[in-house]
Context: one part of a larger RNA
RNA sequence: CUCUCUCUAAGGAACUCGGCAAAAUAGCCCCGCAACUUCGGGAGAAGGGGCGCCUUCUCGCAGAAGAGGUCGCAGUGACCAGGCCCAGGCGACUGUUUACCAAAAACACCGGUCCCUGCCAACGCGCAUGCGUGCGGACGUAUAGGGGCUGAGACCUGCCCAGUGCCGGAAGGUUAAAGGGAGAGGUUAGCGCAAGCGAAGCUUUGAACUGAAGCCCCGGUGAACGGCGGCCGUAACUAUAACGGUCCUAAGGUAGCGAAAUUCCUUGUCGGGUAAGUUCCGACCUGCACGAAUGGAGUAACGACUUCCCCGCUGUCUCAACCAUGAACUCG
Numbered sequence: 001c002u003c004u005c006u007c008u009a010a011g012g013a014a015c016u017c018g019g020c021a022a023a024a025u026a027g028c029c030c031c032g033c034a035a036c037u038u039c040g041g042g043a044g045a046a047g048g049g050g051c052g053c054c055u056u057c058u059c060g061c062a063g064a065a066g067a068g069g070u071c072g073c074a075g076u077g078a079c080c081a082g083g084c085c086c087a088g089g090c091g092a093c094u095g096u097u098u099a100c101c102a103a104a105a106a107c108a109c110c111g112g113u114c115c116c117u118g119c120c121a122a123c124g125c126g127c128a129u130g131c132g133u134g135c136g137g138a139c140g141u142a143u144a145g146g147g148g149c150u151g152a153g154a155c156c157u158g159c160c161c162a163g164u165g166c167c168g169g170a171a172g173g174u175u176a177a178a179g180g181g182a183g184a185g186g187u188u189a190g191c192g193c194a195a196g197c198g199a200a201g202c203u204u205u206g207a208a209c210u211g212a213a214g215c216c217c218c219g220g221u222g223a224a225c226g227g228c229g230g231c232c233g234u235a236a237c238u239a240u241a242a243c244g245g246u247c248c249u250a251a252g253g254u255a256g257c258g259a260a261a262u263u264c265c266u267u268g269u270c271g272g273g274u275a276a277g278u279u280c281c282g283a284c285c286u287g288c289a290c291g292a293a294u295g296g297a298g299u300a301a302c303g304a305c306u307u308c309c310c311c312g313c314u315g316u317c318u319c320a321a322c323c324a325u326g327a328a329c330u331c332g
Stems, first nucleotide, its partner, number of pairs: 002326001004324001008320001010318002014316001019313001027051005036041001038152001052070005071075001083311001087307003090303002095107002111150007123136003155296002158228003163225002165221005172216003178210002183205005190197002229247005256290001257287001268284005
């Protein structure tokens, strides 16, 4: 110097990314207990007081209370044994998870909604390439089963169907195999002096025409994939623009929220808290680039989550000292 442990003057978070670690709190009884709230909670809120032993009282036991007395620094005398409060963010909650660096705001969840499925169901698995058939679903039958998204409850969930997807439609266009067979080629009986022509058959091809779904087309559909503008002017100070004009679009972002787990400029500006605050809380709105089940906004309870503040407490620190047991080290 180091591991583990005990204690410490004065101060008490000045330490640090951060009170990490440590300290503190702690049991039982009594009193008392706020905002808020889904009326269940919050709550052991917070904050106080008591606790040993002896005597008295009493019926048998258990237990409790009162009164009086008494000892110690200390009476839940050791061990065991909640720190608390205020305000934000996220997720409703209890749960689940990266076995061995992540426990969370991620996953799940109750609830909501959309789609599929009429039963030999949809969907999934297996043998198989058959044209038959097994198992799960389910000894279930649309209040059932499967799939997607969202994620308790309360308040809500706006506009766009032009593109893509899905659903429906069938008049027209396009269109495969197949059907169809006009026509053409090869071959050669025959004809011809020759060039050549050329039946039937066989063969090689093959136009028109007929021809399903799909696509084009016509509609519907957003808790389907998704999307939700620009410029110019205008009010009796100024500023601003309820108002007007114009271009474009399928439609131009509604409610609510907003420098936010989202804000670049930015430590925005104002207010609060501090002597001093890039964080924090409350507002403003100029939203680079919030926004409504890829849900919006709020919320009691809950959280080994995360941010800020306060009280208590402390060797975290100012700033280090001492003690104990190991290790290292020295000697043997």